A computed fold for a 72-nucleotide RNA from Lepagella sp., annotated as transfer RNA.
RNAcentral records the identical sequence in 5 taxa.
RNA sequence: GGCGAAUUAGUGUAGCGGUUAGCACGCCACCCUCUCACGGUGGAGACUCGGGUUCGAGUCCCGGAUUCGCUA
Repeated sequence: GGCGAAUUAGUGUAGCGGUUAGCACGCCACCCUCUCACGGUGGAGACUCGGGUUCGAGUCCCGGAUUCGCUA
């Protein structure tokens, strides 16, 4: 240099073009407990960036960035 893959809460991940972007751990509040832990209930928190297609994009297309792999 060429080709391919990945990028979604603090972390790990799911998500046929259409419902409020889901789950686990973590965090916060409350309940429980003499207290802590465990447990229960509730809550905050995310689509790598810029364009395009579409009535509608996390999802499809183009380009950029980062990481990983293959290869000359």
Rfam family: tRNA. Rfam classes the family as a transfer RNA. Rfam's curators write: Transfer RNA (tRNA) molecules are approximately 80 nucleotides in length. Its mean pLDDT, the model's own confidence on a scale to 100, is 81. RNAcentral holds the sequence, with entries from ENA and Rfam.